[in-house]
The RNA shown here (Glycine riboswitch aptamer) has 97 nucleotides and comes from Micromonospora coxensis.
The model forms 90% of the base pairs in the Rfam consensus.
The coordinates come from a structure-prediction model, not an experiment, and the mean pLDDT is 77.
Its Rfam family is "Glycine riboswitch aptamer". Gene Ontology term of the family: glycine biosynthetic process.
Lineage of the source: Bacteria > Bacillati > Micromonosporales > Micromonosporaceae > Micromonospora.
RNA sequence: AGCACCCGCGCGGGAGAGACCGCCCCUUGACCGGGGUGGCGCCGAAGGGGCAGAUCCCUCCCCGGAACCUCUCAGGCAAAAGGACCGCGUGGGCAGG
Numbered sequence: 001a002g003c004a005c006c007c008g009c010g011c012g013g014g015a016g017a018g019a020c021c022g023c024c025c026c027u028u029g030a031c032c033g034g035g036g037u038g039g040c041g042c043c044g045a046a047g048g049g050g051c052a053g054a055u056c057c058c059u060c061c062c063c064g065g066a067a068c069c070u071c072u073c074a075g076g077c078a079a080a081a082g083g084a085c086c087g088c089g090u091g092g093g094c095a096g097g
Stems, first nucleotide, its partner, number of pairs: 005093009018040001020039007041077003047073001048071003
């Protein structure tokens, strides 16, 4: 100096599942609409929990142990927001060589 790799930022793409039922509040002449709450039903791709093999140990005991898999605590189930992950751009860190 700096590729791989790691982190941050910006832009774009981005699935699933009741616009359910009751009550309360706001708004309205009323309806529609919005918010809160309780109940039942559902979703998995923020986050979180769980585990296999390789590996380590090797007498026994033991180390390590991921995910879009799984659990649904959290979150979500019109739009909006969010969203793992992917692409482009950009800032920083930087093994080996």